Predicted 3D model of a 73-nucleotide RNA (transfer RNA) from Coemansia sp. RSA 2399. The prediction has a mean pLDDT of 80. It matches the Rfam family "tRNA". Rfam links the family to the GO term triplet codon-amino acid adaptor activity.
RNA sequence: GGUUCUAUAGUGUAGCCGGUUAUCACAGUGGAUUUUGAUUCCAUUAACCCGAGUUCGAAUCUCGGUAGGACCU
Repeated sequence: GGUUCUAUAGUGUAGCCGGUUAUCACAGUGGAUUUUGAUUCCAUUAACCCGAGUUCGAAUCUCGGUAGGACCU
C1' cells in the first nucleotide's frame, strides 16, 4: 500500500434481503415477600462508532472517516 471482517445500555448479545415503543440475560435503582439477610417476584434506568447520501421511512442499503482484528504485498 491492497483485500476483507467487526463496531448496538455499565458488560455480553438478538435484530442487519428497510416499517411503527430496538430483544434478552447479567448489572444498577425502587418496591413486595422475609424478624434481618440471602433467594424469589414486580417495576424502572440505560444503547445502534462518527459524518453524508438514497428513501415516505435507515441499527439495516450506498459512500467517506475513526478504532480494532485477519490475510496478501